A computed fold for a 73-nucleotide RNA from an uncultured Candidatus Saccharibacteria bacterium, annotated as transfer RNA. It matches the Rfam family "tRNA". Rfam links the family to the GO term triplet codon-amino acid adaptor activity.
[in-house]
RNA sequence: GCCAUUGUAGCUCAGCUGGCAGAGCAGCUCAUUCGUAACGAGCAGGUCGCUGGUUCGAUCCCAGUCAAUGGCU
Numbered sequence: 001g002c003c004a005u006u007g008u009a010g011c012u013c014a015g016c017u018g019g020c021a022g023a024g025c026a027g028c029u030c031a032u033u034c035g036u037a038a039c040g041a042g043c044a045g046g047u048c049g050c051u052g053g054u055u056c057g058a059u060c061c062c063a064g065u066c067a068a069u070g071g072c073u
Stems, first nucleotide, its partner, number of pairs: 001072007010025004019056001027043004049065005
């Protein structure tokens, strides 16, 4: 230098042919307990890597760009 894959909550990851952004763990509150943990109930947490384009509408399609991983030279 070229090619491919990946980038979504603090962490691990879903998200179907474009139509309200989700789960588990972690965190907080409550309940339970003599008390703690576990179990139970609830709450909060996101410019979907970034910029632009297409579209009535984009995590999803297109272009550029950044980062990580792998391959080729």
The coordinates come from a structure-prediction model, not an experiment, and the mean pLDDT is 82.